[in-house]
Molecule: Bacterial RNase P class A
Organism: uncultured Alphaproteobacteria bacterium
RNA sequence: UCAGAUGGUUGGGCCAUUGCUCUGCCCUUUCGAGGGCGGAGAGGAAAGUCCGGGCUCCAUAAAGCAGGAUGCUGGAUAACGUCCAGCGAGGGUGACCUCAGGGAAAGUGUCACAGAAAAUAACCGCCAGAAUUUAUUCUGGUAAGGGUGAAAAGGUGCGGUAAGAGCGCACCGCAUUCUUGGCGACAAGAAUGGCAAGGUAAACCCCAUCCGGAGCAAGACCAAAUAGAAACAGCGUGGGCCUCGCUUUGGGCUGCUGUUUGGGUAGGUUGCAUGAGGUGUCUGGUAACAGGCAUCCUAGAUGAAUAAUGGCUCCCCGUUAAGGGGACAGAACCCGGCUUAUAGACCAUCUGAUAUU
Numbered sequence: 001u002c003a004g005a006u007g008g009u010u011g012g013g014c015c016a017u018u019g020c021u022c023u024g025c026c027c028u029u030u031c032g033a034g035g036g037c038g039g040a041g042a043g044g045a046a047a048g049u050c051c052g053g054g055c056u057c058c059a060u061a062a063a064g065c066a067g068g069a070u071g072c073u074g075g076a077u078a079a080c081g082u083c084c085a086g087c088g089a090g091g092g093u094g095a096c097c098u099c100a101g102g103g104a105a106a107g108u109g110u111c112a113c114a115g116a117a118a119a120u121a122a123c124c125g126c127c128a129g130a131a132u133u134u135a136u137u138c139u140g141g142u143a144a145g146g147g148u149g150a151a152a153a154g155g156u157g158c159g160g161u162a163a164g165a166g167c168g169c170a171c172c173g174c175a176u177u178c179u180u181g182g183c184g185a186c187a188a189g190a191a192u193g194g195c196a197a198g199g200u201a202a203a204c205c206c207c208a209u210c211c212g213g214a215g216c217a218a219g220a221c222c223a224a225a226u227a228g229a230a231a232c233a234g235c236g237u238g239g240g241c242c243u244c245g246c247u248u249u250g251g252g253c254u255g256c257u258g259u260u261u262g263g264g265u266a267g268g269u270u271g272c273a274u275g276a277g278g279u280g281u282c283u284g285g286u287a288a289c290a291g292g293c294a295u296c297c298u299a300g301a302u303g304a305a306u307a308a309u310g311g312c313u314c315c316c317c318g319u320u321a322a323g324g325g326g327a328c329a330g331a332a333c334c335c336g337g338c339u340u341a342u343a344g345a346c347c348a349u350c351u352g353a354u355a356u357u
Base pairs, nucleotide, nucleotide: 001353002352003351004350005349006348007347008346009345010344012313013312014311015310016309017308018307020041021040022039023038024037025036026035027034028033043328047339048338050337051336052335053334054333055215056214057213058212061249062248063247064246065245067211068210069209070208071207072086073085074084075083076082087101088099089098090097091096102206103205107204108203109200110199111198123146124145125142126141127140128139129138130137131136154172155171156170157169158168159167173195174193175192176191177190178189179188180187181186219270220269221268222267229261230260231259232258233257234256235255239254240253241252242251277296278295279294280293281292282291283290284289314326315325316324317323
């Protein structure tokens, strides 16, 4: 200097005028509200509604079946399918990245086409024997060589054999057992064994762990209104209900249950902004994070406010000058994550290449 990897910050600012919503204090009030002086006012994703909770409501408790979710180990957390640290596998020269990471000797299914054959194997070939018209046929052995394919009966080499084959041996692979290190996943080593096991479980399945439901349009209060209506069917110690399933047991409430027709209300207040809160610093921890101390209060609308105009300035492209552009995008109970979109600007650490000293 160039290329790359990981993590992070920001994504306009200032002034003036006018305007909107909430709120503190003071004054006035015809009690409807008005005025004055202050304060605050849309994000890193507010998006998606994919997970987890806080909070609210529901008479419930146990067992079984069904259903769903997660899936290596250890931690963090209110919790999680999230995060941190490791282990293993794969990719990359590397920094690093990715993993829907338990089980294929419990069972079932499946692996198109090609190929002899997709897990009980024989198309070409090799070897032996026989026949024989001398160029072929038949019988037996074989799975080392060739072909097909994503994958073909552990791999490489040597010996052996009629030709071959773990048939035997060495190394690697695999299985079992033991030793050492580690909380553990696992790693290293040794001994024994020629050795049963192809892939696929985001196929069914098996195993382990976990799981009430509905949701701020939850819920509470006030006011108002109508028709606590009509018909049919069922039950009366039976029926219904007990917040998505079924069964059993226990418990609670109760004069209802189902179908159809028809009528009224859709107004106001609250929930609603002090929190698993933010910021700074110290201690502990590899880290996620936890604790101590100090300090701050940072929208609360309800058809929807959080802005408009002007000037100066900032950043990027470009020019002699000029000129052009400034991303993704807007709260609605709150919070922790994940995923997706994002013009540009900047910072830190690490890796590789080249050149110089």